[in-house]
Description:
RNAcentral holds the sequence, with entries from MGnify. The RNA shown here (Lysine riboswitch aptamer) has 161 nucleotides and comes from a bovine gut metagenome.
RNA sequence: UGAUAGAGGCGCGGAGUUUAUCAGUAGCUUAGAGUAUUUAAGGCAAUUAGCUUUAAGUGAAAGGAAAUUCUGCCGAAGACAGGUUGGUUUGCCUUAAACCGCUUGCCUGGGUCGUCGGGUAACACCCGCCGGACUGUCGCAUUUUUGCGGAGGGCUAUCAG
Numbered sequence: 001u002g003a004u005a006g007a008g009g010c011g012c013g014g015a016g017u018u019u020a021u022c023a024g025u026a027g028c029u030u031a032g033a034g035u036a037u038u039u040a041a042g043g044c045a046a047u048u049a050g051c052u053u054u055a056a057g058u059g060a061a062a063g064g065a066a067a068u069u070c071u072g073c074c075g076a077a078g079a080c081a082g083g084u085u086g087g088u089u090u091g092c093c094u095u096a097a098a099c100c101g102c103u104u105g106c107c108u109g110g111g112u113c114g115u116c117g118g119g120u121a122a123c124a125c126c127c128g129c130c131g132g133a134c135u136g137u138c139g140c141a142u143u144u145u146u147g148c149g150g151a152g153g154g155c156u157a158u159c160a161g
Base pairs, nucleotide, nucleotide: 001160002159003158004157005156006155009074011073012072013071014070015069016068017067018066019065027058028057029056030055031054032053033052034051035050039096040095041094042093043092044091077108078107080105081104082103083102084101086100087099088098089097109135110134112132113131114130116128117127118126119125137150138149139148140147141146
């Protein structure tokens, strides 16, 4: 230097099943009222449409979450920024925006608790900055008790050059 194999622990992801929430919400039906408009801009179409709203009846789902089973792993994974002749979102078209996927760069050792901020229906949960204690690893020092500091492109082991 390269290859292979490992370790940290309430360790990190994915999929299935069940359950609660989502919610008496969206939607639908009936009877009224209003309106020129449905993620935004422009254009077209539609006019007993569509949209908003009141009352009654009926009435979900997805995403997210918990438990459990299986499974892939230890930059596991996540965030931010850029790219994308990929896909989805309005009745249609163009542009934009948002979301998902792929990719490039950079940052974060790990879980946990807390303030603040963001996402979300949600005080659940997720994400980010900062802070606290803890923990693993390496280095330095040491009275061998411990203290200080660094980062995973690291650390340990084996093999090869």
Of the family's consensus pairs, 100% are formed in the model.
Its Rfam family is "Lysine riboswitch aptamer". From the family's description: Riboswitches are metabolite binding domains within certain messenger RNAs that serve as precision sensors for their corresponding targets.